[in-house]
SAM riboswitch aptamer (S box leader) from Streptomyces albus, 127 nucleotides, folded computationally. The organism belongs to Streptomyces, within Bacteria. The model forms 91% of the base pairs in the Rfam consensus. Its Rfam family is "SAM riboswitch aptamer (S box leader)". About the family: The SAM riboswitch is found upstream of a number of genes which code for proteins involved in methionine or cysteine biosynthesis in Gram-positive bacteria. The sequence is in RNAcentral, with records from Ribocentre.

């Protein structure tokens, strides 16, 4: 590197050192010398892995009360492993529908909205 699955309208930043660039790409729009990006330190968020506990299902033991190193589902937890901590993935891009405007229908353009895709980004898995 590339495969399956899941999730992206919520949340959450301070200091050192540094010293221009930064939002994946490519348009827009934006953020940055009141300091970007990186590196470290501390803190928070958040619940994918995950733990613990309770409640309901099922399965399975059990003649039965009832029990499990079990499987789901909701509720709670945050010790560990990742991630995240400007803007919805910042918006857009492909494709179908739809409103509005360009006198008026097709059709284009433009500006909007809805659905759904690509791409990216984390997870978990698996080879």
């Nucleotide at each position: 590197a590339g495969c399956u699955c899941a999730u992206c309208c919520a949340g959450a930043g301070g200091g050192a050192c540094u010293g221009a660039g930064g939002g994946a790409a490519c348009g827009g729009c934006c953020c940055g010398u009141u300091g970007a990006a990186g590196u470290c330190c501390c803190g928070g968020c958040a619940a994918c892995c995950c733990c613990c506990c309770c409640a309901c299902c099922g399965a399975c033991c059990g003649u039965g009360a009832g029990g499990u190193c079990c499987g789901g589902u909701g509720a709670g937890g945050a010790a560990g492993g990742u991630g995240c901590c400007a803007a919805u993935u910042c918006c857009g891009u492909c494709u179908c529908g739809u409103g509005g405007c360009g006198a008026a229908a097709c059709g284009c353009g433009c500006c909007g909205c809805g659905a759904g895709g690509a791409a990216g980004a984390u997870g978990a898995g698996g080879a």